[in-house]
Context: one part of a larger RNA
RNA sequence: UUGGGUUUAAAGGGUGCGCAGGCGGCGAGGCAAGUCAGCGGUCAAACUGCGGGGCUCAACCCCGUACCGCCGUUGAAACUGUCUGGCUCGAGUGCGUGCGAUGUGGGCGGAAUGCGCGGUGUAGCGGUGAAAUGCAUAGAUAUCGCGCAGAACUCCGAUUGCGAAGGCAGCCUCCAAGCACGCCACUGACGCUCAUGCACGAAAGCGUGGGUAUCGAACAGGAUUAGAUACCCUGGUAGUCCACGCCGUAAACGAUGAUUACUAGGUGUGGGGGGACUGACCCCUUCCGUGCCGCAGUUAACACAAUAAGUAAUCCACCUGGGGAGUACGGCCGCAAGGCUGAAACUC
Numbered sequence: 001u002u003g004g005g006u007u008u009a010a011a012g013g014g015u016g017c018g019c020a021g022g023c024g025g026c027g028a029g030g031c032a033a034g035u036c037a038g039c040g041g042u043c044a045a046a047c048u049g050c051g052g053g054g055c056u057c058a059a060c061c062c063c064g065u066a067c068c069g070c071c072g073u074u075g076a077a078a079c080u081g082u083c084u085g086g087c088u089c090g091a092g093u094g095c096g097u098g099c100g101a102u103g104u105g106g107g108c109g110g111a112a113u114g115c116g117c118g119g120u121g122u123a124g125c126g127g128u129g130a131a132a133u134g135c136a137u138a139g140a141u142a143u144c145g146c147g148c149a150g151a152a153c154u155c156c157g158a159u160u161g162c163g164a165a166g167g168c169a170g171c172c173u174c175c176a177a178g179c180a181c182g183c184c185a186c187u188g189a190c191g192c193u194c195a196u197g198c199a200c201g202a203a204a205g206c207g208u209g210g211g212u213a214u215c216g217a218a219c220a221g222g223a224u225u226a227g228a229u230a231c232c233c234u235g236g237u238a239g240u241c242c243a244c245g246c247c248g249u250a251a252a253c254g255a256u257g258a259u260u261a262c263u264a265g266g267u268g269u270g271g272g273g274g275g276a277c278u279g280a281c282c283c284c285u286u287c288c289g290u291g292c293c294g295c296a297g298u299u300a301a302c303a304c305a306a307u308a309a310g311u312a313a314u315c316c317a318c319c320u321g322g323g324g325a326g327u328a329c330g331g332c333c334g335c336a337a338g339g340c341u342g343a344a345a346c347u348c
Stems, first nucleotide, its partner, number of pairs: 003320004008301001012316001014200004021193003025087002028084004033080002035076008049065006090190001091187003094183006102176002105173004109153001113149008124135002161168002205246006215239001219235004257315006265293011297304002321348003330341004
């Protein structure tokens, strides 16, 4: 390479949008580039394949011939392509009804914590396995009142919901976006995927400015211990928060790429529709989502099983023994930290 693979053995890109490219629904007609067929030309000889022959056989030698490729020509029109003109089931639009912790900005609220002021009050508080450091007669801890600050939103809360992913939770609100269902009115294949690219992307970290209640790397002290650069305790800086800019990584996980179709059932639950009904109940049914159980099938097994890891199709990404190594070198990006791309020698 061919092939075989990618939940857990090596392997799905963190996620989306999307140019090129690849692939693409149902009729009709035209063309004939791909495709197929006939004929012709060319394809040196030797060699190879096939048929035949000559050396007693064979090797060896001789004769004939074919496949394939390219070019030309004449045809065929199912499929691919292309052009013309249609269709509505894919896709989208409209109208109606809903849903949600979806996003951005603004406003508001109570509890807790810490601090400040004042009152009551007196000898301890705190902390631990036990202690000590620490705080406290300059009146702490506890308790009551008033005030200030910053951060996070108890219960509801759920195998709940929403979002492409990261993620999103007090309440109200502006703006913006999404999705589902119903109608089947409109467009008429407008679709799927997507290398490069662009955008988004937890936490930590970085830059400038602010903020700092809590918690708390580093650091200091107290313990523990043989030691204790730890685990435990008392403090505590960066950070944690905000604005703007960077970084671009995670067990960024469902360790499972996206899309489409098909393939027993059962049982919950969220959103919508239809039927029946006196009814918010219950029942039947249908679409979308989200769980569990389970047949066929799949799987090395565990398990998966209409939310597939089943059966198929299209496109992208990735893997190819362990270590060396996600290292070195080079390049690109970054303020830096570092990121992306990514070997080899050697060794088992």